[in-house]
RNA sequence: UAAUUGAAGAGUUUGAUCCUGGCUCAGAUUGAACGCUGGCGGCAUGGCUAAAACAUGCAAGUCGAACGCGAAAGGGAGCAAUCCCAAGUAGAGUGGCGAAAGGGCGAGGAAUAAAUUUCUACGUACCCUGAGGUCGGGGAUACCUCGGAGAAAUCCGAAUCAAUACCCGAUGUGGUCCGAAAGGAUCAAAGGCUUGCUGCCUCAGGAGCGGGGAAUUUCCUAUCAGGUAGUUGGUGGGGUAAUGGCCUACCAAGCCUUAGACGGGUAGCGGGUGUGAGAGCACGGCCCGCCGCAUCGAGACUGAGACACUGCUCGGACUCCUACGGGAGGCUGCAGUAACGAAUCUUCCGCAAUGCGCGAAAGCGUGACGGGGCAAUGCCGCGUGCAGGAUGAAGCCCUUCGGGGUGUAAACUGCUGUCAGGGGGCAGGAAUACAAUGACCAUACCCAAAGGAAGCACCGGCUAACUCUGUGCCAGCAGCCGCGGUAAUACAGAGGGUGCGAGCGUUAAUCGGAAUCACUGGGCUUAAAGCGUUCGUAGGCGGAUCUGUAGGCGCGUUGUGAAAGCCCUCGGCUCAACCGGGGAACUGCUUCGCGAACCACAGAUCUUGAGUCAAGUAGGGGCGGUCGGAACGAUAGGUGGAGCGGUGAAAUGCGUAGAUAUCUAUCGGAACGCCGACGGUGAAGACAGGCCGCUGGGCUUGUACUGACGCUGAGGAACGAAAGCGUGGGGAGCAAACGGGAUUAGAUACCCCGGUAGUCCACGCUGUAAACGAUGCGCACUAGGUCGGGGAGGCUUGACGCCCUCCUGGCCGCAGCAAAAGUGAUUAGUGCGCCGCCUGGGGAGUACGGUCGCAAGGCUAAAACUCAAAGGAAUUGACGGGGGCUCACACAAGCGGUGGAGCAUGUGGCUUAAUUCGAAGCAACGCGAAGAACCUUAUCCUAGGCUUGACAUGCACGUAUCAACUUCCUGAAAGGGAAGCCACACCCGCAAGGGCGGAACGUGCACAGGUGCUGCAUGGCUGUCGUCAGCUCGUGCUGUGAAGUGUCGGGUUAAGUCCCUCAACGAGCGAAACCCCUGUCGUUAGUUGCUAACGCGUUAUGGCGAGGACUCUAGCGAGACUGCCGGUGUCAAACCGGAGGAAGGUGGGGAUGACGUCAAGUCCUCAUGGCCUUUAUGCCUAGGGCUGCACACGUGCUACAAUGGCGGAUACAGAACGAUGCAAGACCGCAAGGUGGAGCAAAUCGCAUAAAGUCCGCCCCAGUUCGGAUUGGAGGCUGCAACCCGCCUCCAUGAAGUCGGAAUCGCUAGUAAUCGCGGAUCAGCUACGCCGCGGUGAAUAUGUUCCUGAGCCUUGUACACACCGCCCGUCAAGUCAUGGGAGCUGGCAG
Repeated sequence: UAAUUGAAGAGUUUGAUCCUGGCUCAGAUUGAACGCUGGCGGCAUGGCUAAAACAUGCAAGUCGAACGCGAAAGGGAGCAAUCCCAAGUAGAGUGGCGAAAGGGCGAGGAAUAAAUUUCUACGUACCCUGAGGUCGGGGAUACCUCGGAGAAAUCCGAAUCAAUACCCGAUGUGGUCCGAAAGGAUCAAAGGCUUGCUGCCUCAGGAGCGGGGAAUUUCCUAUCAGGUAGUUGGUGGGGUAAUGGCCUACCAAGCCUUAGACGGGUAGCGGGUGUGAGAGCACGGCCCGCCGCAUCGAGACUGAGACACUGCUCGGACUCCUACGGGAGGCUGCAGUAACGAAUCUUCCGCAAUGCGCGAAAGCGUGACGGGGCAAUGCCGCGUGCAGGAUGAAGCCCUUCGGGGUGUAAACUGCUGUCAGGGGGCAGGAAUACAAUGACCAUACCCAAAGGAAGCACCGGCUAACUCUGUGCCAGCAGCCGCGGUAAUACAGAGGGUGCGAGCGUUAAUCGGAAUCACUGGGCUUAAAGCGUUCGUAGGCGGAUCUGUAGGCGCGUUGUGAAAGCCCUCGGCUCAACCGGGGAACUGCUUCGCGAACCACAGAUCUUGAGUCAAGUAGGGGCGGUCGGAACGAUAGGUGGAGCGGUGAAAUGCGUAGAUAUCUAUCGGAACGCCGACGGUGAAGACAGGCCGCUGGGCUUGUACUGACGCUGAGGAACGAAAGCGUGGGGAGCAAACGGGAUUAGAUACCCCGGUAGUCCACGCUGUAAACGAUGCGCACUAGGUCGGGGAGGCUUGACGCCCUCCUGGCCGCAGCAAAAGUGAUUAGUGCGCCGCCUGGGGAGUACGGUCGCAAGGCUAAAACUCAAAGGAAUUGACGGGGGCUCACACAAGCGGUGGAGCAUGUGGCUUAAUUCGAAGCAACGCGAAGAACCUUAUCCUAGGCUUGACAUGCACGUAUCAACUUCCUGAAAGGGAAGCCACACCCGCAAGGGCGGAACGUGCACAGGUGCUGCAUGGCUGUCGUCAGCUCGUGCUGUGAAGUGUCGGGUUAAGUCCCUCAACGAGCGAAACCCCUGUCGUUAGUUGCUAACGCGUUAUGGCGAGGACUCUAGCGAGACUGCCGGUGUCAAACCGGAGGAAGGUGGGGAUGACGUCAAGUCCUCAUGGCCUUUAUGCCUAGGGCUGCACACGUGCUACAAUGGCGGAUACAGAACGAUGCAAGACCGCAAGGUGGAGCAAAUCGCAUAAAGUCCGCCCCAGUUCGGAUUGGAGGCUGCAACCCGCCUCCAUGAAGUCGGAAUCGCUAGUAAUCGCGGAUCAGCUACGCCGCGGUGAAUAUGUUCCUGAGCCUUGUACACACCGCCCGUCAAGUCAUGGGAGCUGGCAG
């Protein structure tokens, strides 16, 4: 110098957000246990459970200097008896001191205890100091010996003997007692030895220790609210060392208690320990202090001290011994045993040290203690090597196959020597004057050798650390959230990585995080939470001024707050842990002094809080009485005559015995229209016709009086809607229950007809409500504006009006607050005072208990168990049998169909050896398939074959022949077998020949192949919402945020199209436009197209010359833009009408499909990850199947006929296509078709006759001259081949069907309907399908109520895989508990 340095969050409720709120995690700690692993040392710690039981040994003795007695072994002498030494030793006994300490444990105990402070009516052996004394006598007794009893423990009797044992007397410094005093009474002693020591007795004092009292503090429970008779106090007595109901007798009736008595539960207390920033919370093992206990319970004795752990007596339980008569015992001492338990050590060594007892001392004793052992139980330290070392070895793992990782890691080279090991062992622990004394520990130094020494957990997020394989909602993981259903960083294994390291994890437990019980430091409108309201007791809190006191408070001070521990500092073990010295601290209690602002107390004063008084004033405030009219019902009478009533529609009901309706009269009960209100009053509940009486409270003004009299309010008391209960009335209307009628699948409901309690009154009970402003009461302060109710004042003569002020009821709103919604002087703002209440959801406001009630039930109020949430507010969507606006062949208005028939085609189902596969509401089903007889065609089936393969690439080897080609055998073919025949390029070389290479082939290896699986691993493509008008972004602004704004609003549009407004301003993807076809015109160009004029020719035809005028062809342009006019509209956008125009408001049609949705469809178009297969799931081949048929559905064709059918005649298109093709004229055939082949790669030729239409004729309403299925026969065509299984023609046959149930589809104009023509695929064709083309050519739309779908705005929401959502209750089988149960059965009693 120092001793006050300290505060972190995360995961999880949601589609997302903010908040509330619980659960969970990261940290530290432990007397721990368990799993895996384990080298050394130091220091600590180690039965937390059964205060359950204990075998065995030890744990308290000592003193011969208090006393008497007194061996033996062994040795020596002696023949022996015997004697001597051992030895006055061992030993027991008497006596003294100790044994009340030390050691153990925490059962009990909530105060008889502990802690802190303080007090004293007390005691004290041993120790210290001081004063004085220590004289004279006496009788016993243990041990020993003898006798006896007993199994034993032990006991009895006799004799003998000693003391510092015991007794008597004396003395009395002194003590005690009596007494005012004088004085009196009474009480002592012990000696021993080594002769200078030590004892003994009395008194006084001290130190230390102890006894007793007071105050304060010390856990949970009120579902424990009253407890107490020695109880509280007094007096006398007793008892004690001492106070005291401690005990006793008598007297009094007290005493304790909501500041929690009494009762119940739990617990040893403190110093301290763990954690925490702290305040706190939890704990009290080791060490220290105190208390309690010693097998359980009780009692006293001895003693200075005990009601005594290893003393005594008695009782209980247990154990042991026994000769059955009796005895013995107490490990909660140290070891140890068994038991319990997740779990806790050696039956060790030593008194060497420290301490204690005894002793004069030597010494003896000491499981206290000092040590060693066991256990990673904890803390601390050390080591398992260090340096170099890259062809980055091998192995293993991954891989995009290139490589990468493990990894300088290893090997290898060099070096070092800690620990363990062997040897060696000075000092030190050892003190005291010398000597002697070590159970145990143990240094230096030497030797050898990298040798003996690394694991555990984790790697989805929190949370540091990632890949492969296996598995396939299985096996398993998990602290929370959650992983696993075929691509798992989450399971298991491996490689790799991360963390810690002789440990690492798990479990348990405490504190922390948790401000999640909030003193520090929270809340209560809607998240949990304001008592239904008021009055008021205790308590808490309380206006202004002055004086005093000093309890609180502040400052200083005294004593105390043990030591250890924590903290600081210095020091000792090599460091550290550990230990030692000193300090700081112990936030507390206490003594004395000072201060007087504040709180408190005492006194005095004041008026502003509060109250009183006077004058006014408003009011459904309360209670009682009385009166009134309307309505309703009933009764009586009149009129009247068939219905009334009721509903969505009806029925039940009432009515010819006269209803309903209407008039008159009478009776009855309940409620009070208009005024009337967003208005008034009251504490709340609540309060409404008029008048009268009684009565509570408020407000204004005045200032007269009192002088803080106030605020709140645990308990308590009173009031307290409706329903309900009791007794007695009353009862018109209404109306639970109940009856009936309807509705409905049912309808114990909603609707209708009836109807009883009740509703009303009196008295009494109940005591609850969403008793709500979901907002306790009071006071003060903190911008405004506006409307209403009640007063006072000012301006004005007054009215009206204006201004100001007090009280009261609403709305809007600043600041602030709030999670937000909101609130905002009527606060949810800022403060103060007091009360009540909350602490995750469910279980549950339930059970039990208590209490209240006649009952119903109220008040108070848990737990087990279970969940990872339950919630609040707001956001975006989605949804609604919510709202507003708008659109669409959505409906309506129309036209034509489908659903009935036959056939075609697809699908389901069934069948089958196989009937390959896919598509499944719209958005699968004439779909993939724009062509299944073989082929196609497929893990479709049957059968036969091939195995580097039908196809690709690479490598190695072989052959000059194989292969190809030709021929033959076998076979259904594929395939198998055999024969014949033959090479090529380059180099060397004259040649022969050799070499080499590519192709082919064979063999072998890599590999090919798969229409096998997964469309829920994917790309691409497609469908659908939907050509619907939407979907977004940047910047800015608003909001804590999700998000909003823009994109809303007002208009307008087909349109988020455009305009206006606007915290928005802009932009993008969509819409529109740009593109194509078509409609008009112009221009350019005229062949194969066209033909007006001129000419030629023909029976006739642009056939020819010629022409560009026209049509047409196909290029380029023009044109349409709300441009113009009028009106409407916001001076807008736009709309309506008009002109002109071929076309008018997008002219018509097409292409074009935003962000996204449906895990939509497709692995069988293609591509592709993974998996599977490899003499087969690949490849080839033959035949069959995909065409199968009791049936059901979808999509179509043809019809059912006269707007038709048939026959004859006759007119007018467009767009396609054609060389393995289209095919003319001609001829043959009834026809399909055949023969034949001109022409044409096509504005030239062909397909090719368009049909409906028009004209003429027949049919005459019928199963027909409708309809054409089916079947028989005869043919044609394609093709290798028409049996399964093609199309076409002719003859014959001539089915169902006479317009179609419920239901359902398409279409708004050149559309529907109707008519034919062409094309793709294709040898042919099951095409009636599909894609195109033109001809003829309508009807209807008043409109948006409804059905369907869609868009925008808004609203509700407990939905968000989003209404096909969410969610409630009952119910099956089986099981358990409890109750009931026809009964059955046992016992006891009557």